[in-house]
Context: one part of a larger RNA
RNA sequence: GAUUGAAGCUGCCGUAAUGGUUGUAAGCGGCCCGUCUUGAAACACGGACCAAGGAGUCUAACAUUUAUGCGAGUCUUUGGGUAUCAAACCCACAGGCGUAAUGAAAGUGAACGGAGGUAGUUACGCUAUCGACCGAUCCUGAUGUCUUCGGAUGGAUUUGAGUAUGAGCAUAUAUGCUGGGACCCGAAAGAUGGUGAACUUUGCCUGGUUAGGGUGAAGUCAGAGGAAACUCUGAUGGAAGCCCGCAGAGGUUCUGACGUGCAAAUCGAUCUUCAAAGCUUGGCAAAGGGGCGAAAGACUAAUCGAACCAUCUAGUAGCUGGUUCCUGCCGAAGUUUCCCUCAGGAUAGCAGGCACGAUAGUAGUUUUAUGAGGUAAAGCGAAUGAUUAGAGGCCUUGGGGUUGAAACAACCUUAACCUAUUCUCAAACUUUAAAUAUGUAAGAAGUCCUUGUCACUUAGUUGAACGUGGACAUUCGAAUACAUCGUGACUAGUGGGCCAUUUUUGGUAAGCAGAACUGGCGAUGCGGGAUGAACCGAACGCGAGGUUAAGGUGCCGGAAUAUACGCUCAUCAGACACCACAAAAGGUGUUGGUUCAUCUAGACAGCAGGACGGUGGCCAUGGAAGUCGGAAUCCGCUAAGGAGUGUGUAACAACUCACCUGCCGAAUGGACUAGCCCUGAAAAUGGAUGGCGCUCAAGCGUGUUACCCAUACCUCGCCGUUGAAGUUUCUUGGAUGCUUCAACGAGUAGGCAGGUGCAAUCUGUGUGACGAAGGCUCGGGAGUGAUCCCAGUUCAAACACAGUUUGGUACAGAUCUUGGU
Numbered sequence: 001g002a003u004u005g006a007a008g009c010u011g012c013c014g015u016a017a018u019g020g021u022u023g024u025a026a027g028c029g030g031c032c033c034g035u036c037u038u039g040a041a042a043c044a045c046g047g048a049c050c051a052a053g054g055a056g057u058c059u060a061a062c063a064u065u066u067a068u069g070c071g072a073g074u075c076u077u078u079g080g081g082u083a084u085c086a087a088a089c090c091c092a093c094a095g096g097c098g099u100a101a102u103g104a105a106a107g108u109g110a111a112c113g114g115a116g117g118u119a120g121u122u123a124c125g126c127u128a129u130c131g132a133c134c135g136a137u138c139c140u141g142a143u144g145u146c147u148u149c150g151g152a153u154g155g156a157u158u159u160g161a162g163u164a165u166g167a168g169c170a171u172a173u174a175u176g177c178u179g180g181g182a183c184c185c186g187a188a189a190g191a192u193g194g195u196g197a198a199c200u201u202u203g204c205c206u207g208g209u210u211a212g213g214g215u216g217a218a219g220u221c222a223g224a225g226g227a228a229a230c231u232c233u234g235a236u237g238g239a240a241g242c243c244c245g246c247a248g249a250g251g252u253u254c255u256g257a258c259g260u261g262c263a264a265a266u267c268g269a270u271c272u273u274c275a276a277a278g279c280u281u282g283g284c285a286a287a288g289g290g291g292c293g294a295a296a297g298a299c300u301a302a303u304c305g306a307a308c309c310a311u312c313u314a315g316u317a318g319c320u321g322g323u324u325c326c327u328g329c330c331g332a333a334g335u336u337u338c339c340c341u342c343a344g345g346a347u348a349g350c351a352g353g354c355a356c357g358a359u360a361g362u363a364g365u366u367u368u369a370u371g372a373g374g375u376a377a378a379g380c381g382a383a384u385g386a387u388u389a390g391a392g393g394c395c396u397u398g399g400g401g402u403u404g405a406a407a408c409a410a411c412c413u414u415a416a417c418c419u420a421u422u423c424u425c426a427a428a429c430u431u432u433a434a435a436u437a438u439g440u441a442a443g444a445a446g447u448c449c450u451u452g453u454c455a456c457u458u459a460g461u462u463g464a465a466c467g468u469g470g471a472c473a474u475u476c477g478a479a480u481a482c483a484u485c486g487u488g489a490c491u492a493g494u495g496g497g498c499c500a501u502u503u504u505u506g507g508u509a510a511g512c513a514g515a516a517c518u519g520g521c522g523a524u525g526c527g528g529g530a531u532g533a534a535c536c537g538a539a540c541g542c543g544a545g546g547u548u549a550a551g552g553u554g555c556c557g558g559a560a561u562a563u564a565c566g567c568u569c570a571u572c573a574g575a576c577a578c579c580a581c582a583a584a585a586g587g588u589g590u591u592g593g594u595u596c597a598u599c600u601a602g603a604c605a606g607c608a609g610g611a612c613g614g615u616g617g618c619c620a621u622g623g624a625a626g627u628c629g630g631a632a633u634c635c636g637c638u639a640a641g642g643a644g645u646g647u648g649u650a651a652c653a654a655c656u657c658a659c660c661u662g663c664c665g666a667a668u669g670g671a672c673u674a675g676c677c678c679u680g681a682a683a684a685u686g687g688a689u690g691g692c693g694c695u696c697a698a699g700c701g702u703g704u705u706a707c708c709c710a711u712a713c714c715u716c717g718c719c720g721u722u723g724a725a726g727u728u729u730c731u732u733g734g735a736u737g738c739u740u741c742a743a744c745g746a747g748u749a750g751g752c753a754g755g756u757g758c759a760a761u762c763u764g765u766g767u768g769a770c771g772a773a774g775g776c777u778c779g780g781g782a783g784u785g786a787u788c789c790c791a792g793u794u795c796a797a798a799c800a801c802a803g804u805u806u807g808g809u810a811c812a813g814a815u816c817u818u819g820g821u
Base pairs, nucleotide, nucleotide: 032047033046034045035044048821049820050819051818052817053816056323058180059179060178062176063175064174066172067171068170069169070168073097074096075095079091080090081089101108102107116130117129118128119127120126132163133162134160135159136158137156138155139154144149183322184321186319190312191311192310193309194308195307201286202285203284204283205282207280208279209278212244213243214242215240219236220235221234222233223232224231225230248273249272250271253269254268256267257266288304290300291299325755326754327753328752329751330750335348337346338345339344349494350493351491352490354488355487356486357485358484361482362481363480365479366478367442368441369440370439371438377432378430379429384426385425386424389421391419392418393417396416397415398414399413400412401411402410403409446472447471448470449469451467452466453465456463497521498520499519500518502516503515504514505513506512526537527536528535541718542717543716544715545714546713547712551708552707553706554692555691556690560705562704563703564702565701566700567699574694585679586678587677589676590675591674592673593672594671595670596669597668598667606663607662608661609660610659612636613635614634618630619629642657646655647654719745720744721743722742723741724740725739726738727737756810758807759806760805762803763802764801765800766799767798774794775793776792777791779790780789781788782787
């Protein structure tokens, strides 16, 4: 530029529909939210239901971020001025912070004259590094001189929150720390000042009150006895913290009644006491670390191991509980060090957003080169330490013995010792010595040539170190993978962890306790393991189609009652990792294997025949003739027959076996081994290969194909995020806009960004008695969502939107508060 052309705007027609919405029923999946927790559906706690209220606020100071104004300054606002008591206009002084530091202080006090050099880079800035300057500290100690001051000069691997052409101040904002009630609710305590003895405790004063009966002390009288002392008997008498028992007072038992009661301690029966330490009215006294107490920590107004009331006080709590809208992006820790630290903090780590710089490089990888190491293993006829067994030896030593008078005489023996062997070991043994893990390097800040400096070095301009000048730039010096890599300031949460494979310590062991590497759960859903935090597979935006993983394919249940070859019968079969158990030991159940024997010169098994003689062997014995026992175990005849394998007898006998033969005609006998099956194998509600059930399996073992389905993989559409690229031109019209492409998308604590709703302020634009707001509605629509819009109806007077500013701004929970049901 052309073409095309919407889901945007719009006219007409159609729409009881394959549309929208709501309800009901059935099938499949699906455990109840919140919370503390390693872990909750929990037999852990809170929660009947509804409405309204209900929790990170304000302030001061500081730190950091961002924005704005002025800038070596900045901040008007105590006050003054403009005719006037100006919130807003103008302004001086003072003061704050800044412009100079350093030192305890006295004090001293910052220009390499091209405001330094080198590298990153041409420069500013920045970063790194080396010098210079100022102060402090430690040395040096000149000219001088009231001879005890003074402090020039030169230094130091000492030190500073410094200098080196300044960057601050003020206001606002966000986040964070601290002080304040400090996110909200909650103690047990502590303090100050008061009020109570109408209950109850004790004392004092003053009054009141307590049937009937029993027992019968002292004293008294009479009689009797006695020489007397005195004794005895009978009366009388009426004592007592005496007895029974009413009232009264109390309160034992029924562990009775009642137990939302008659009652915040009562009722009944039973029981204790009942003339006294009795009971009782009224008055007075004793007060809270105080009283009072026949003492129980009892009582002190339903309160007592310290009353009640008010205040300090919104006391404090490292502890419990609760903490209110949405979406998007990133995303932890339970470890280090320290703490009167172990239920908590600080510190580093892990995390987030912000900013700056750069395209240089970077790396949980490999290779090459070169280091460091003493674990695993191995070794013990190598060191150290432990340790078994024989053999040889005799020098030396000890014990025992034989010969001998004795001998370091001989011989035997035993232990040590020596020699060569042999068996077994080591976290705190080792010659040797891995794997894995680990350091460094793989170039421009380099290499080469040239030639300078030097107090180091050398015999030496010899070398080392550091420089001047020059050469070598894309085959920049191994591979692979990445687009990202580096730096700064600020800050949250966490600081109970747990599990698995492997390694590992303690422990008899543990779903026990403690470590290491890695990976997980915590913080995480999805497919599989019936069920399940962690196992196997695989990590997730919203949909459609296809394909797989792990695991499965008789029915429940989607998919082969597929296929090939074996094994297994269980009167307790078996059936899939983690995992929900079973062992030693057995089996002539069955199936394989190994090995040694026997066998057509006829085995094994079966049936049949023989199984003799010397000899009743010897010993022993009451007896022992093959067979109680002991030693020995020959010969003959034979096809073969043991001085005897068992039964048997008092001892014989008899039978049988080994052994041989006949019939028969082809395999047979033992010892091991390992598959399935069986025994071993007993527990309390009835019961679990997940259930049904399954037997040439739907079991066990080994193969082969096909099929089933995950949010995994592939393709497509859409949403979001991040990155990259393009696009200032006409035009009323968006640059935070538009167009295109690619990759990515889990998430608790936590951070950040964007958005929604409520109440109010000001400005603007609008709605409203032709009906605002509010309420109601099986009406409709938009948005991922918080939410919003329209319609109908009710109702009767205000309301909405956009922008600014402000906040007592959002509820399901707090044994939350109040009200209702």
Molecule: large-subunit ribosomal RNA, domain II
Organism: Aulographum hederae CBS 113979